[in-house]
RNA sequence: GUCCUCAUAGUUCAACGGAUAAAACAGUUGCCUCCUAAGCGACAGCUCCAGGUUCGAUUCCUGGUGGGGACA
Numbered sequence: 001g002u003c004c005u006c007a008u009a010g011u012u013c014a015a016c017g018g019a020u021a022a023a024a025c026a027g028u029u030g031c032c033u034c035c036u037a038a039g040c041g042a043c044a045g046c047u048c049c050a051g052g053u054u055c056g057a058u059u060c061c062u063g064g065u066g067g068g069g070a071c072a
Base pairs, nucleotide, nucleotide: 001071002070003069004068005067006066007065010025011024012023018055027043028042029041030040031039048064049063050062051061052060
């Protein structure tokens, strides 16, 4: 330098282009308990960035950024 691949919540990870972005663990809170743990309920929290296509983009296209890999 060229090419491939990945990027979603604090962490691990779902989501044929179809509308509220799913879940587990963690967090906060309530119930229970003499207290804690466990258990049960509730709540908060996420699409790497900028454009484009589309009625509609986490998803498709282009360019960037960052991680991993192949070739040179």
Molecule: transfer RNA
Organism: Minisyncoccota bacterium